This is a predicted structure of a 1544-nucleotide RNA (small-subunit ribosomal RNA) from a Bacteroidia bacterium. The source organism's lineage runs through Bacteria, Pseudomonadati, Bacteroidota and Bacteroidia. RNAcentral holds the sequence, with entries from ENA. The prediction has a mean pLDDT of 84.
């Protein structure tokens, strides 16, 4: 030194870039709600609109003549005189009205600000100093007469006075002339007051003396001005060329005064990019407001200037004016009036009307300051001082203080406990700012005036002036300010806000409504975002809300920003201003630093003080005011000027390299045509096919030949050339760049607006040429449709020459020169070196190019990196949100297409870069899975179960809806279930908990009724306690209310559960580490593996949840146990059969508990590794086979009708009970089952072998009856006993013989059985009868890799009965996998992206429809300017001057001159008239794009390879996004190759 804060919004996140908004500070402010008191400030920003009424500039009798009125005095004839005094109307006359006041209309200018000049000038009044003031005239106003006129105002005659006007004289240091000796011209006014020293009458007065205010003249001050100069002072180049008095000169003129200021003549200038000229805008400053500062915005109030005063012009008078309250003329408008003619000018202070969001009394007062006039007293002052209105603003004070838990009432909120409003109320104690009453009461006041004294002038002790002392009037504000007394907590608190930014939370209502909103955004049934409330914040006599300004915003960047991809480097060179410049010497003093002078006004802003009770405000002082000017000095740097170098540039020599260019000739291989041979049916073309050419001979092949474009291999991140570009070979002509070594020029150098020139393609003119190849055009395809994509044709054009266009992804998206700043390593062009010498190849090096990695730095990141996006230095260009738009107009240029140079309205919170994580890609690449393949079996066809859709219907209750709804809830809907539909009934309820009554409960049994229900009788006490009165407990009945009760609504408030993706291998965390991050890493990479399984390596190292094991079951074996199980053995028993019976428990078995397998051995591969591959042992081999077991997560999945559960809802009903009826309907469709279509079979008859279950409201056995369902019957059994219980296919024999049949089994009649209150709707089974459809099932699809599909039969839940469905059990018991190209699914990597709700994703364009704005428009109608020409008011200058014509000269007079000067008249000249331009607006039928809308319509352009990569130009075409030609470009994805570099 005192001074610098950020935050919200783009995104799934994350950096940046960039925009919007916010938070602050101010206001002449206004609007809403609400106000208590005081200081101090401040108040039409709009219509430079109009203006009623009053006031705002007079004064001076001491310049005058005088006396209208007013007072007093005199005098009177009482009529009135008399200016005598005070004074004083109109007059003359002096001074002032040019100040002070107001307003910003004009002005982009010497208007203003600064700082100089004025030797080009003026200043009344003041100030100082010198001289003077002498002597004379003639008018005039007032006033009187007469008189015009409505009035305003005049006309005539006639009297008067001055400080009024005029001669003369005299004068300087004044002005002229000058021959330098002079000559010449030019002036005044007195008032008043005092006194008698001198002079005269002499009394007191004049003359005169003497103070004073005044006058003239000339010098100097001072003040104020006038002119001129340097410099500063908005925007627009879509204003670029302006200009005849226009530049200058020279005479005059004219002004105070320079000067083209003005006339004549004469030169032909004079301004402009440093931005004239034109248009817009606007007073300017001191200052104010912000900001840290630089700035930026601003010029109310104060202060300085400058303009203007109803518009426009003009002059006069004056020291000063072209004049706000003056004067003439035109012009609007406005009043008057007698219609002939007059007035007027608030942008002065008040006020009134109008405009408008919106700004105040018709007040007081000259007391203070200041100003006019005056000698003064006074007098005038809407200047000022005061008051009044307004929270307009600043300051400051106040609505009270102590105490006061029962935490009162009440509100609110709640988990019902309580919290909170809240010591806050009341209550008690107190105070009195302020209110109010009353008393007291300043300061603003100091003169002037009066006395006295001293001095000073003087003859003077008058006067006068000066000074000092005393005294002394004078107050609008105002009885105000302030102080004191009493009396009352009494009369004094609201506003805005609470989702985030930004301090403050909750209930209610209300449901994308109604409504907030500054930005992000909130509302769609639980809003802290609407509304209320209640608490809370914040600020406070104010609080919001708009509107402006600056900040903040580094977001126009000097301080302080950029351009590879975010906007932004001109396509490219040459090169005039212009900017910028090597090296050394001198010199110089523009720039630069320094010191000093002199301004930079006041008043604000900061410092110290200092007065008002503090502030606010005021007041003294300083500082500052970064500026300009003058002037002294420094010389290092700039700058000039002068000599010199020699590194920058250049130029000479020597030399090779090269698709640099222009022009000319030449060449070969190919396409195509043409001729002609051979030669035959096809040939071309596609994904696939057709136009399409071919028996008129093609395609094919040989040969000839014609033409015209293009040059293959070399050829290559090779070469050239400022870019564009350039590619056969030869010649000529020419550019430029490099290497070498040397001599010269001496900075000559850099960049570079404006300009000039060059500039791919494709377009355009004119005129060759035309073989291919092609826009447009035609045809065949392909599609829904194909104006395309693909195929056959095919003109333009490509090709020469001449001329135009001038644009491209014209790109390294990277201007140009210089300089520095580590490196590897390729390659061209030239040089030197060494290997003894040569060549060739390699190798060191030095210039010059190209080109890959990379260090340091940079960057938002990607990357960039001596070829810089590094670090600097010069110069040029560009860029400031995003559409609209590179669009409109105007401008230039073009033959046109078109370029160029470029906006605004309007809208939008965004738009965009790089990177990251998902997701996806008709992108890769890796691996898996009954995913596909290879098989076996089905489904879709039948007929029927069953379930859903739709229909139907009083009801067909509800739910579930791709995979993952659909033989799903539902392990079983005849009544019950049932939630639905009709009917009928109950309402504290069918169920719970309280309280009160009265009764035990129960049991029988009657009547109505369809039942529920209602009524009605009969019967009957019990259990614990007891004080014997009664209580109690449970139960049944009755009564009120609390509350029950809802399968009522939200699965999108929820919890639990459960599906899916998927038993797929994944999800994830802690340190560390990288990265601004967000997020990598680890988890990736190389093997492996079912597995993120394991092993290696490695910036990770560990960890967790998943994988796997660990748990069942199941296969092998041991112990142990042995009934109800077994039965080998040893008896029994008996005709045999038989575990039948006794022992026994070895066998099976049953069930405990345990071993067993672990890549453990071997051999091979492999990375000495996990691991694989074979192989041995074993019952079992590599997870031995099932099963439980489901990470993070995803789908607002699914379920409020299992069950809890917020919230809504209904309460004689959406609750609750009954009878019946529905959930079983039936034209159809769909799913998923069953049976089947038959001989691998299907009937008969015969015989064999199971597991697992399940049995007391049960399972039922033997026996009997019934063809059979099924009766009847009871042993047995609460079960390893007994029962259900026959297992079926299977295996023997018979039969059928390919048919709608001895296949199928619907339907269908008709008997019967079983359950059950009840089988009509609407059950199941049996027996006879009947006997459809079906002959293996289109397009499509499904399951399954081993005890598996397939097939075969048994149980079980559930059930009073009902199963072709579920869940379980076992019987026979396969076939095939080459193999991952392809579908589906999924999991790792990588890649692109404009998806993130995540490809069921984004998104483009016409069309229609509303709305905005904007262009263009036939015109038509302002305004503002401009040229010409007309025609002229007043007025000033020239001319001329009939009628005139006091002073002055001549004249004795008449008269005459002279100066004047009416009238005429000429120059200039406003307003105005015509006529032609130029600009700028309003309106316009109509037409054009453009924006912006809710889920319109057509079709897919783009984003992945976006399905035909894309995009730029340029051209054509086409509902439309587009599409094709040509030529560019990667900002293109795969995959393959070269090349270079990086590691190994």
């Nucleotide at each position: 030194c005192u001074g610098g804060a950020g935050a919200g919004u783009u995104u799934g996140a994350u950096c940046c870039u960039g925009g919007c908004u916010c938070a602050g500070a101010a206001u002449g402010a206004a609007c809403g709600c609400u106000g208590g008191c005081g200081g101090c400030a401040u108040g039409c920003c709009u219509a430079a609109c109009a203006c009623a009424u009053g006031c705002a500039a007079g004064u001076c009798g001491a310049a005058c003549g005088g006396u209208a009125a007013c007072a007093g005095g005199c005098c009177u004839u009482c009529g009135g005189g008399c200016g005598c005094u005070g004074a004083c109307g109109a007059g003359u006359g002096g001074c002032g009205c040019a100040c002070g006041g107001g307003u910003g209309a004009g002005u982009a200018a010497c208007a203003c600000g600064u700082g100089a000049g004025u030797a080009a000038c003026c200043u009344a009044c003041c100030a100082c100093a010198g001289a003077g003031a002498u002597u004379g005239g003639g008018a005039u106003a007032a006033c009187c007469a007469u008189u015009g006129g409505a009035a305003a105002c005049g006309a005539u005659g006639g009297c008067u006075a001055a400080u009024a006007c005029c001669g003369g004289a005299u004068a300087c240091g004044u002005u002229c002339c000058u021959c330098c000796g002079g000559g010449a011209a030019g002036a005044a006014a007195g008032g008043c007051g005092g006194c008698c020293u001198c002079u005269a009458u002499u009394u007191a007065u004049a003359a005169g003396c003497u103070g004073u205010c005044g006058c003239u003249c000339u010098g100097u001050g001072a003040u104020g001005g006038g002119c001129u100069c340097g410099c500063g002072u908005c925007c627009c180049a879509u204003u670029a060329g302006c200009u005849a008095g226009u530049a200058g000169g020279u005479a005059g003129g004219g002004u105070a005064a320079u000067g083209g200021c003005c006339u004549a003549c004469c030169u032909a200038g004079g301004c402009g990019a440093c931005g004239a000229u034109g248009g817009g805008u606007a007073g300017c400053u001191g200052g104010u407001c912000u900001a840290a500062g630089a700035g930026g915005a601003u010029g109310a109030u104060c202060a300085g200037c400058c303009a203007c005063a109803c518009u426009g012009g003009a002059a006069c008078u004056g020291a000063g004016a072209c004049a706000c309250g003056g004067u003439c003329c035109a012009g609007a408008c406005u009043c008057c009036u007698a219609c002939g003619g007059g007035a007027g000018g608030c942008a002065g202070c008040a006020g009134u009307g109008g405009g408008g969001a919106a700004u105040a009394u018709u007040g007081c007062g000259c007391a203070a300051u200041g100003g006019g006039g005056g000698a003064a007293a006074c007098c005038c002052u809407g200047a000022c001082g005061c008051a009044g209105c307004a929270a307009u603003g600043c300051c400051g004070c106040g609505u009270g203080a102590g105490u006061g838990a029962a935490g009162a009432a009440g509100g609110c909120c709640c988990u019902c406990g309580g919290g909170u409003c809240g010591u806050a109320a009341a209550g008690c104690u107190c105070u009195g700012u302020u209110c109010u009453g009353a008393a007291g009461g300043a300061a603003g006041a100091a003169a002037a005036g009066a006395a006295u004294a001293u001095g000073g002038c003087u003859a003077a002790u008058a006067u006068c002036c000066a000074u000092a002392u005393u005294u002394g009037c004078u107050g609008a504000c105002g009885g105000u300010a302030c102080u004191u007394c009493a009396g009352a907590a009494g009369c004094a608190a609201g506003c805005a806000c609470c989702g985030g930014c930004u301090a403050a939370c909750u209930c209610c209502g209300u449901g994308c409504c109604a409504g907030c909103a500054g930005c992000c955004g909130c509302g769609g049934u639980a809003a802290u975002a609407c509304g209320g409330a209640g608490g809370g914040u914040g600020c406070a006599a104010g609080c919001g809300u708009u509107g402006u300004u600056c900040g903040g915003a580094a977001u126009c960047a000097u301080u302080g920003g950029g351009c590879g991809u975010a906007a932004a480097g001109c396509g490219g060179g040459u090169g005039c201003a212009g900017g910028u410049g090597g090296u050394c010497u001198g010199a110089u003093a523009u720039g630069u630093c320094u010191g000093a002078u002199g301004u930079g006004a006041a008043a604000g802003c900061c410092c110290g003080g200092a007065g008002c009770u503090u502030a606010a405000c005021u007041c003294c002082g300083g500082a500052a005011g970064u500026g300009c000017a003058u002037u002294g000095g420094a010389a290092a740097c700039u700058g000039u000027c002068a000599g010199a170098c020699u590194a920058g540039a250049g130029u000479c020599c020597u030399g090779g390299a090269g698709a640099g260019g222009a022009u000319a000739g030449c060449g070969g291989a190919a396409u195509u045509c043409c001729u002609g041979g051979u030669g035959u049916a096809g040939a071309g073309g596609u994904g696939a096919a057709a136009u399409u050419c071919g028996u008129a001979g093609a395609u094919a092949u040989c040969a000839g030949g014609a033409g015209g474009a293009a040059c293959a291999c070399c050829g290559g991140u090779g070469g050239c050339g400022a870019a564009a570009g350039c590619g056969g070979c030869u010649a000529u002509c020419u550019g430029g760049a490099c290497a070498g070594a040397g001599a010269c020029u001496g900075a000559c150098a850099c960049u570079c607006a404006u300009a000039c020139c060059c500039g791919a393609a494709a377009g355009c003119g004119u005129g060759g040429g035309g073989a291919g190849c092609a826009a447009a055009c035609a045809g065949g395809a392909u599609u829904a449709g194909a104006u395309a994509c693909c195929c056959u044709g095919g003109u333009a054009g490509u090709c020469c020459a001449c001329g135009c266009c001038g644009u491209a992804a014209a790109c390294g998206a990277u201007g140009c020169a210089c300089a520095c700043u580590a490196g590897u390593u390729g390659u061209c062009g030239u040089g030197g070196g060494a290997g003894a010498u040569u060549a060739c190849c390699a190798c060191c090096u030095a210039c010059g190019g190209u080109g890959a990695c990379g260090u340091a730095g940079c960057u938002a990141a990607c990357g960039c990196g001596u070829u810089a996006a590094g670090u600097g230095u010069g110069c040029c260009g560009c860029c400031u949100g995003g559409g609209g738009a590179g669009u409109a107009c105007g401008g230039c240029c073009g033959c046109a297409a078109g370029g160029u140079u470029g906006a605004a309205a309007c809208u939008c919170a965004a738009a965009g870069g790089a990177a990251u994580u998902g997701a996806c890609g008709g992108g890769g690449g890796c691996c898996c899975g009954c995913a596909c393949a290879a098989g076996c079996g089905g489904u879709g066809g039948a007929a029927u179960a069953u379930g859903u859709g739709g229909u139907u219907u009083a009801a067909u209750u509800c739910g579930a809806c791709g995979c993952a709804a659909c033989g799903c809830g539902c392990a079983g809907a005849a009544c019950c279930u049932u939630a639905c539909c009709c009917a009928g009934a109950c309402u504290u309820g069918a169920c719970a908990u309280c309280u009160c009554c009265g009764g035990a409960a129960g049991a029988a049994g009657g009547u109505g009724g369809a039942a529920a229900c209602a009524u009605c009788u009969u019967u009957g006490u019990g259990c614990c306690c007891u004080u014997c009165g009664g209580g109690g407990a449970g139960c049944c009945g009755g009564a009120a209310g609390a509350c029950a009760g809802g399968u009522g609504c939200u699965g999108c408030a929820u919890g639990g559960c459960u599906g899916u993706c998927g038993u797929c291998a994944g999800c994830u965390c802690g340190u560390g580490u990288c990265g601004u991050g967000a997020g990598a890493u680890g988890u990736u990479g190389g093997g492996u593996u079912a597995a993120g399984u394991c092993c290696c390596g490695c910036a990770a190292c560990g960890a967790g949840c998943g994988c796997a094991a660990c748990c069942c079951c199941u296969g092998c074996u041991a112990a142990c146990a042995g009934u109800u199980g077994c039965u080998a053995c040893c008896g029994a028993c008996g005709a045999a059969g038989g575990g039948u019976c006794g022992g026994g428990c070895a066998c099976u078995c049953u069930g405990u508990u345990g071993g067993g397998a672990c890549u453990g051995c071997c051999g091979g591969u492999g990375u000495g590794a996990a691991a694989c591959c074979g192989g041995a042992g074993g019952a079992a081999g590599g997870u031995g086979g099932g099963g439980a077991u489901g990470a993070c997560g995803u789908c607002a999945a699914g379920u409020c009708c299992u069950c809890a559960u917020g919230g809504c809802c209904c309460u004689u009903a959406c609750g609750u009970c009954u009878g019946g009826g529905g959930c079983u309907a039936c034209a159809c469709a769909c799913g998923u089952a069953u049976u089947a279509c038959a001989a691998u079979g299907g009937c008969a008859g015969g015989u064999a072998c199971a597991a697992a279950g399940g049995g007391c409201a049960g399972c039922a056995a033997a026996g009997g009856g019934g063809u059979g369902a099924c009766c009847u019957g009871a042993a047995g059994c609460c079960a390893a006993u007994c029962c259900c219980a026959a297992a079926a296919a299977g295996c023997c024999u018979g039969u059928c013989u390919c048919a709608g049949u001895u296949c199928g089994g619907a339907u269908u009649g008709g008997a019967g059985g079983c359950u059950g209150c009840a089988a009509c709707u609407c059950g199941c089974c049996u027996c006879c009868a009947u006997g459809a459809a079906g002959u293996c099932g289109g397009a499509a699809u499904c399951g399954c890799u081993a005890g598996u599909a397939a097939u075969c039969g048994c149980g079980u839940a559930u059930c009073a009965g009902c199963a072709u469905g579920a869940c379980g059990c076992g019987g026979u018991g396969a076939a095939u996998a080459c193999g991952u190209u392809c579908c589906c699914g999924g999991g790792c990597c990588u890649u692109g992206u404009a998806c993130a709700c995540a490809c069921c994703g984004c998104c483009c364009g016409u069309c229609a429809c509303a709305c905005c704005a904007c262009g263009a428009g036939a015109g038509u109608u302002g305004g503002c300017u401009u040229c010409a020409c007309c025609g002229a008011a007043a007025g000033a200058c020239g001319g001329u001057g009939u009628c005139c014509g006091a002073a002055c000269c001549c004249g004795c007079a008449a008269g005459g001159g002279a100066a004047g000067a009416a009238a005429c008249u000429g120059u200039c000249a406003a307003u105005g008239g015509u006529g032609g331009g130029g600009u700028u607006g309003g309106c316009g039928a109509u037409u054009g794009g453009g924006g912006u809308g809710a889920a319109g319509u057509c079709g897919u352009a783009a984003c992945a390879a976006g399905g035909u990569a894309g995009c730029c130009g340029u051209a054509g075409g086409g509902g439309a996004a587009c599409c094709u030609g040509c030529g560019g470009c990667u900002g293109g994805a795969u995959c393959a190759c070269c090349u270079c570099c990086u590691u190994u």